RNA sequence: UAUUAGAAAAGGCAAAUUCAUUGAAAAAUGAAGACGCAAAGCUAAAGGGGCUAAAGUCGAUUGACUAUGCCAGCCAGUUACCGAA
Numbered sequence: 001u002a003u004u005a006g007a008a009a010a011g012g013c014a015a016a017u018u019c020a021u022u023g024a025a026a027a028a029u030g031a032a033g034a035c036g037c038a039a040a041g042c043u044a045a046a047g048g049g050g051c052u053a054a055a056g057u058c059g060a061u062u063g064a065c066u067a068u069g070c071c072a073g074c075c076a077g078u079u080a081c082c083g084a085a
Stems, first nucleotide, its partner, number of pairs: 004085001006082001012037002017032006035073001041078003047075002049071003056065003
């Protein structure tokens, strides 16, 4: 230095839930919280997958389709801290 790896130490993120705000919704943001995470950092016109359906189209009765709205804590891509053995 590279690979495997998560021992130690330091530091980091924060699920459910509750409250507030925004939103048609999904969901997001802030506060509390602590299920977990070695990338739970970043990337959502330009990989797959998932959620929602306001507007639109069709039906018209409740519905169906559809992202231009979202999810990176589903996979993926990409960059990266410490460092025993």